[in-house]
């Protein structure tokens, strides 16, 4: 890179270095950003795995990861359903990603 499986409308900052870009590809919308963007650092959030207490459900909490604008920002294939129907709204499910666990 691949396979399997869970979860993705919750939550995280008037910081410090940095100095213009970010929102995962592709397209299209939307937005965020000199009142300072990516990255680092500190801090903080969280409960998958790992401790610890428990009969159990669960509580604790930062050891290994993860995260810290906006639902995984929003469409984007298929089906339902409303509506004021070249078009808008909603709902389900797929794809696609994410991130942990555990395979090969």
């Nucleotide at each position: 890179a691949c396979c399997u499986u869970a979860u993705c409308c919750a939550g995280a900052g008037u910081g410090a270095c940095g100095g213009a870009g970010g929102g995962a590809c592709u397209g299209g919308g939307c937005c965020c950003g000199a009142u300072g963007a990516a990255g680092u650092c500190c801090g903080g959030c969280a409960a998958c795995c790992g401790a610890g207490c428990g009969a159990a459900a669960g509580c604790u909490g930062a050891g290994g990861u993860g995260c810290c604008a906006a639902u995984u920002c929003c469409c984007a294939c298929a089906g339902c359903g409303g509506a004021u129907u070249u078009u808008c709204c909603g709902c389900u499910g797929g794809c696609a990603g994410a991130u942990g666990a555990g395979g090969a």
Molecule: SAM riboswitch aptamer (S box leader)